[in-house]
């Protein structure tokens, strides 16, 4: 927040210890005492009335008023006693002997209660009440007078007590206990009953019962004081303390004590945390946890503290007193303004504050308490009820049957599924609630009466009370029981992406919203909102807050510090911690046993009571602790006395940049002087600033100065670290080795402390050659407060003094012990050997490398440990804020040391892995560069794109990898766009129903731009005559969409890239990601092959297999071929020859099938091999050339407009038809091309040589016409047959370098062809016109051989064509490649990485704006220390 049926048991102002109206919460005793109201009774008097009687004068029962006396009565108040110090509330204060636990009091008190001993004699004086007078508004108070007591005061008595002395016992000191003695000190109160005898003043004495009082002793319970131990945080609180610490004496207290006072002494506490600050009542317990712990202190119980705030005493057994007193203060109230009253942190209740916590209820019936002899009274303690789902527990809201499963809802693949036996319906049950009736327990050792018993002289009184009778109930006519009726009155909340049980649809579209963490939402959301369904819990369910857990994430149990956070810069060393061997003692720790305690409740176990349970009762266990006693003696501590292996001392000869001081030396540099000498020097990537003719640089000589010490020099040495380097001398520290001797644990570590401590910096004084922050200049650059250059001040050097920090690093604290090795090196010793030295072997110390076990998250460490252990110290606890602020200490300053928080983030980080990347490295490749040839970029035109324009200029493609791309061909059509005119089951498909016996169509007329509409006419299907098929119309389902989403998709494609790569199985390695294989050495075009190898194999790629081409063989021989033979024709001479036809022929060419051929096969060289180089043969040689073929994957690459397709959208329109227009629009920009700029050319004439292909609505020959496009005409050809077909080249001629005989744009005119139609907007031809352009800036593209370049031809699309495009074909036919440094792309290995959306990455700082938090000047407040002043009440004097 939503929802809410019942019952039981619990629980409920945690905040303002804020303020409180009202009522109640402490009284009781008349059996302590005096007095005594109202009322009642009696008597007397009196007022009034009056029944009745009457002698009528009156009497007068009875009633009544007032007064008096007595009795009764006992209110209210008073004296006195007891209680009021308990019970109840709260947690403000308190960090304390406050609490807990265990002890002590030989340093104490104790009313009431119990037991016990003894006693209670005799007197006195007052005072409330009351009466009276006065003051005051009130509260109250003052004076006078009377009086009582169990009130007060003397006296007596003293079992005793107190005090003093002695003795004995005991004890931890003072002492204490007991006995004896002394003593001048110390008591009291009565009340209520009963009574036989005796006495009597008739009151009583006396006897007796109960209560009370006094003095002692003991007990129980209670209280006080003292002590050990335990008890939160902060050191950014380090010193605190004058009654302070102790002593003596006196005082005070129930009692010890500086508790108080005087004097004396100068102590006491503190790093084992004093003092100060903050916070807090403590505990049993409660929550949590496996435990150890952590949190907490509601209810119940124990202790403490407080009672409006502060102070104070009185009374009392007990208080420094919640509902007592006094004073001060704040607040509230009353007031006559002079004064007074009050204290809910008691129970209810009220206001306020707050997110938040109840009735101004009933009753003393029970339990308990106070008083009382008792009855009894009082009791907001308590017992009950009420309210609150606040908690725990129990019960119900129905049960059984009921469909191959109703309706609605929801989903759906449209079949069905689900809700769901759920409902309806049938049969039952009767809890709770409702009604009616019955109806408890809590109640007795109460109280009253009786029997009985005790006491007593007593049958009295009093006490007790087994037994009997009676009496007392707030809750409550409640619990409980019975009956009645009827499924009737009773279900919600949260969640449903993962964690975490539970899924779909719609809506929304990074919007609205969700969210504990991760994260959802940008058009298909299981995460938002709703619905259906599901899951969970259930009279509750969610949320929020809090605590513990998980978190071994503060680590005692149970963590760490080389690189993740973390070793102090280094040493010396006080305290502390810790400590070698053997023996004796002790018994501190330790261990065992016994005993006391550890309250009850709680928790646990057994049993029991409420119908069960919650709850309650009872018994047990537990309570890990503390104390005392007894015991043990291994270990630890302590004490005594020993030992030598740790540590140290002495001695010997060596090593060393160990330290300090003094002196000396040479090389170099700069400067000065002089000589020689001339034009530059210097500097850089290149320069310039600078310097130099006043003579530099260079060179020679001399001199001066300061600083540093080449070579030796070495992961060599020394030192604690920082650090130390020329030579000599002096002083001095330490270590190692060797040998014995000595001391005898003297050791290790080390918080604080002290000392040392690179460089820079600071103060004072020197010094200053070189170098050189700052600064200046020159360059570089977009800039260049930099890197480079020229200068240059502090400084660097010395003395004295500060500073105290570093990546002060081995990023590894110190010390000790133990645990396989190999190999260097420095120092010492020994052995063997030698003339000696070296080599060699052994050993100790130091210093390196490699590596085993082990350790490690890994990297790595590995006897110099990061291994296995011990001792001690320092340090860490997510990142940022921040090693910062504040405070303190240090410093001359700079600054150092110590060291937070708010806030903010969901990470920060370590090591390793795979990629990617690098202006990292190595190897290699590619027309990648280079070497060449030709182009593009400039011109005109064509074409595509952008942009602009437009009614529309439809859409898509956009770096490479869009841009002559989709489009293999936009005049209409195409066409999707625009304008206008039309159609609505539709141009197209399927189905249903109805209508039409009519097809659709055709013809004519008419409106119209057409589509379409209207009118008329002719002909008129099959048929079984029902209908069916077909067709049309109407209606409904539906069609249709080039509308959106290529980031929802399929398919296809581009690209890296024809690059050589990409993986798998098993094994092995690794904690794992992953690696290995695939790396390495060679080789290749190739992950091609060879060798090696913890790998062995395999797959997709490479290659090969396929096609074309190049050589040969063979087969076949028409439409191909024609050598040869035969024959005809033409020409020629009836020659040769040539051309041509036919037949034979198939030799050749060719065609198209098969086969062969090439494999590093052969030879030489080289190589382990693979292979490479060369050679022969061959048409072809090392992949012969070309093609097809594109691994795993990348780019959310491209395509919803080719088709397919999910979802969304349109439905008289975003669909369909038509006419016209547009896609061709033009200031401009870019891409791709064509044609050129000319002489390697142009023009004219002549003359050759192809292949791929195509051809019937077609290709079209010869012939004729036209200058030509073309036309006429049509042989032949469905084609190896016929047709369409070359140009450059070659030969000859002209042009002669010019805007031309180059170039052809543009424009005018005339035509041809296609087509319904060439205006927008076709191609071609002819005549005329003749523009720009003279080889193209930066830049850029293609190509390594039959290639580039160049020339022409064919084809698809197509009526025609914008084709100069695309795809193919043939002709002619080069140049160059040294080489891999560089540019681009790629492959492999390796390296670094803070990148992984992967360098087009990541990321830093300022500024601007907004928001949040913090610090701070200033100001204000609160708390507090010290000093001083005034000073109430009160105690003491």
């Nucleotide at each position: 927040g939503c929802u809410g049926g019942c019952a039981g048991c619990g629980u409920g102002g945690a905040u303002u210890a804020g303020g409180c109206a009202u009522g109640c919460a402490a009284g009781u005793c008349g059996a302590a005492c005096g007095a005594g109201a109202a009322g009642u009774g009696a008597c007397g008097a009196u007022u009034u009335c009056a029944a009745u009687c009457u002698u009528c004068g009156g009497a007068g029962a009875g009633a009544u008023u007032u007064c008096g006396u007595c009795a009764u009565g006992g209110a209210g108040a008073g004296u006195g006693g007891c209680g009021a110090a308990a019970g109840g509330g709260u947690g403000a204060g308190u960090a304390a002997c406050g609490c807990g636990u265990g002890g002590g009091c030989a340093a104490u008190c104790u009313a009431c209660c119990u037991c016990u001993a003894a006693g209670c004699g005799g007197g006195g004086a007052a005072u409330a009440a009351c009466c009276u007078g006065g003051c005051g508004a009130a509260a109250g108070u003052c004076g006078g007078g009377c009086u009582a007591a169990u009130g007060c005061c003397g006296c007596a008595u003293a079992u005793g007590g107190a005090c003093c002395u002695u003795c004995a016992g005991c004890g931890c000191a003072u002492g204490u206990u007991g006995a004896a003695g002394g003593c001048a000190c110390c008591a009291a109160a009565g009340g209520c009953g009963g009574g036989g005898a005796u006495c009597u003043u008739c009151g009583g004495a006396c006897c007796u019962g109960c209560c009370g009082c006094u003095u002692g002793g003991a007990g129980a319970g209670g209280a006080g004081c003292c002590c050990g131990c335990g008890u939160c945080c902060g050191a950014u609180u380090a010193g605190c303390u004058a009654g302070u610490u102790g002593g003596u004496g006196a005082g005070g207290u129930a009692a010890c004590g500086g508790c108080c006072c005087a004097c004396c002494a100068a102590g006491g506490c503190a790093a084992c945390g004093a003092u100060c600050g903050g916070u807090a009542g403590c505990c049993g317990g409660c929550c949590u946890g496996a435990g150890a712990g952590g949190g907490u202190g509601a209810c119940c119980g124990g202790c403490c503290a407080c009672a409006c705030u502060g102070g104070g005493a009185c009374u009392g057994a007990g208080a420094u007193a919640c509902u007592g007193c006094c004073c001060a203060g704040a607040c509230u109230c009353c007031u006559a303004c002079g004064g007074g009253a009050g204290g809910c942190u008691g129970c209810a209740g009220u206001c306020g504050a707050g997110g938040a916590u109840c009735a101004u209820u009933u009753g003393c019936a029970a339990u308990g308490c106070g008083c009382g002899a008792a009855a009894g009274c009082g009791u907001g303690a308590c017992a009950a009820u009420g309210c609150g789902a606040c908690g725990c527990u129990g019960c119900g809201u129905g049960g059984a049957g009921g469909a191959c499963g109703a309706c609605a809802g929801c989903c759906c693949u449209a079949g069905g599924g689900u809700u769901g036996u759920a409902a309806a319906c049938u049969c039952c049950u009767g809890u709770c609630a409702u009604g009616u009736g019955g109806g408890a327990a809590c109640a007795a050792u109460u109280c009253c009466g009786a029997a009985c018993g005790g006491u007593u002289a007593a049958u009295a009184a009093c006490c007790g009370g087994c037994u009997c009778g009676g009496u007392u109930g707030a809750u409550g006519g409640u619990a409980c029981c019975a009956c009645a009726a009827g499924a009737g009155g009773a279900a919600g909340c949260g969640a449903c992406g993962g964690c975490u049980a539970a899924c779909u649809u719609c809506g929304u579209g990074c919007c609205a919203g969700c969210a504990g963490c991760c994260g959802c939402g940008g058009u298909a959301a299981u995460a938002c909102g709703a619905a259906g369904g599901u899951c969970g819990c259930u009279a509750g369910c969610g949320u929020u807050g809090u605590u513990c857990g998980g978190a071994u994430u503060u680590a005692c149990u149970g963590g760490g510090c080389g690189u993740a956070a973390a070793g102090g810069g280094u040493g010396c060393g006080c305290a502390g911690g810790u400590g070698g061997u053997g023996c004796c003692g002790u018994g501190u720790g330790u261990c065992g046993g016994a005993c006391g305690u550890g309250a009850a409740a709680u928790c646990c176990c057994g049993g029991g009571g409420c119908u069960c349970a919650a709850c309650c009762c009872u018994g047990g266990a537990a309570g890990u602790g503390c104390a005392u006693c007894c015991g043990a003696a291994a270990c630890u501590g302590c004490a005594a006395g020993a030992c030598u292996a740790g540590a140290g001392u002495a001695c010997a000869g060596g090593a060393g940049a160990g330290g300090a001081g003094a002196g000396c030396g040479g090389a170099a540099u700069u400067c000065u002087u002089g000589g020689u000498g001339u034009a530059g020097c210097g500097g850089u990537g290149a320069a310039a600033u600078g310097u130099g003719u006043u003579g530099a640089u260079a060179u020679c000589a001399a001199g001066a100065a300061g600083a540093a010490c080449a070579c030796c020099g070495g992961u060599g040495g020394c030192g604690a670290a920082g650090g130390c380097g020329g030579c000599u001398c002096u002083c001095u520290g330490g270590a190692a080795u060797g040998u014995u001797a000595c001391u005898g644990a003297c050791g290790c570590u080390g918080a604080g402390g002290c000392a040392c401590g690179a460089a820079a910096g600071c103060u004072g004084g020197g010094g200053g050659a070189g170098c050189g922050a700052a600064c200046a200049g020159g360059a570089u650059u977009a800039g260049a407060u930099a890197c480079c250059c020229u200068g240059g001040u502090a400084g660097u050097c010395c003395c004295a003094g500060c500073c105290g920090u570093a990546a002060a690093c081995g990023g590894u604290g110190u010390c000790g012990a133990c645990u396989u090795g190999g190999u260097g090196u420095g120092g010492g010793g020994g052995g063997a050997a030698u003339u000696g030295a070296c080599c060699c072997c052994c050993u100790c110390c130091g210093u390196g490398c490699c590596g085993g076990a082990g350790c490690u998250a890994a990297c790595g460490c590995g006897u110099u440990a990061a291994g296995u252990c011990g001792a001690c110290c320092g340090c860490c606890u997510g990142g940022g804020g921040a090693g910062u602020a504040c405070g303190g200490c240090c410093g001359c300053a700079a600054g150092g040391c110590u060291a937070a928080a708010a806030c903010u983030c969901a990470a920060a980080g370590a090591a390793a892995u795979u990629g990617a990347c690098g202006g990292g490295g190595g190897c290699c490749c590619g027309c990648a560069c280079a070497a060449g040839c030709g182009g593009a970029g400039g011109a005109g035109c064509a074409u595509g794109u952008g942009g602009c324009u437009u009614a529309a200029u439809u859409c898509g493609a956009u770096g490479c990898a869009a841009c002559g791309c989709g489009a293999a061909g936009a005049a209409c059509c195409u066409u999707a766009c625009c304008a206008g005119g039309g159609c609505u089951u539709g141009a197209c498909a399927u189905g249903u129903a109805g209508c039409u016996g009519c097809a659709c169509g055709c013809c004519u007329c008419u409106c119209g731009a057409a589509a379409g509409g209207g009118a008329g006419g002719a002909a008129g299907c099959c048929u079984u005559a029902g209908a069916g098929g077909g067709u049309g119309c109407u209606a409904c389902a539906c069609a249709g969409g080039u509308g959106c989403u290529g980031c929802a998709u399929g398919g296809c494609u581009g690209u890296c890239g024809u690059c050589a790569g990409u993986u798998c199985g098993u094994g092995c390695c690794g904690u794992g990601a992953g690696g290995u294989g695939u790396u390495g050495g060679g080789u290749u075009a190739a992950g091609u092959c060879c060798c090696g190898c913890a790998a062995c194999g395999a797959a997709c790629g490479c290659a090969a297999c396929c096609c074309c081409u190049g050589u040969g063989u063979u087969u076949a021989g028409u439409u191909g071929c024609u050598a040869g033979c035969g024959u005809g024709g033409g020409u020629g001479u009836u020659a040769a020859g040539c051309c041509u036809g036919c037949g034979c022929g198939c030799a050749c060419u060719c065609u198209a099938g098969a086969c062969a051929g090439a494999c590093c096969g052969c030879c030489c060289g080289u190589g382990u091999a693979a292979g490479c180089g060369g050679g022969a043969g061959g048409a072809a040689g090392g992949u012969g050339g070309g093609g097809a073929u594109g691994a795993c994957g990348u780019c959310a690459a491209g395509u919803c407009a080719g088709u397919a397709u999910g979802g969304c959208c349109c439905u008289u329109a975003u669909g369909c038809c038509c006419u016209g227009g547009g896609c061709u629009g033009c200031a401009c920009a870019c891409g791709u091309g064509c044609u050129a700029c000319a002489a390697u050319g142009g023009c004219c004439g002549g003359u050759a040589c192809a292949g791929u292909g195509g051809g019937a609505a077609g290709c079209a020959a010869g012939a004729c016409c036209g200058c030509g496009a073309g036309g006429u005409g049509g042989a032949g050809c469905c084609a190896a047959u016929c047709c369409c077909c070359a140009a450059a080249a070659c030969c000859g001629g002209c042009c002669u370098c010019a805007g031309u005989u180059c170039g052809g744009a543009u424009u005018g005119g005339a035509g041809u062809c296609u087509g319904c139609a060439a205006u927008u907007c076709g191609a071609c031809u002819c005549c005329a016109u003749g523009a720009a352009g003279u080889u193209g800036g930066a830049u850029u593209c293609g190509c390594u051989a039959g290639u580039a370049a160049u020339g022409c031809c064919g084809u698809a699309u197509c009526a025609g064509c914008u084709a100069c495009g695309a795809c193919g074909g043939c002709g002619u036919g080069a140049a160059u490649a040294c080489g891999u440094u560089c540019c681009c792309g790629g492959g492999c290995c390796u390296u670094g990485u803070a990148c992984a959306c992967a360098c087009c990455g990541c990321c830093c700082g300022u500024c601007a704006c907004a928001u949040c938090a913090u610090g701070a000047a200033g100001c204000c407040g609160u708390c507090u220390g010290c000093a001083c002043c005034c000073g109430a009440a009160g105690u003491c004097g």
Model confidence (mean pLDDT): 82 of 100. A computed fold for a 1437-nucleotide RNA from an uncultured prokaryote, annotated as small-subunit ribosomal RNA. The RNAcentral record of the sequence draws on ENA.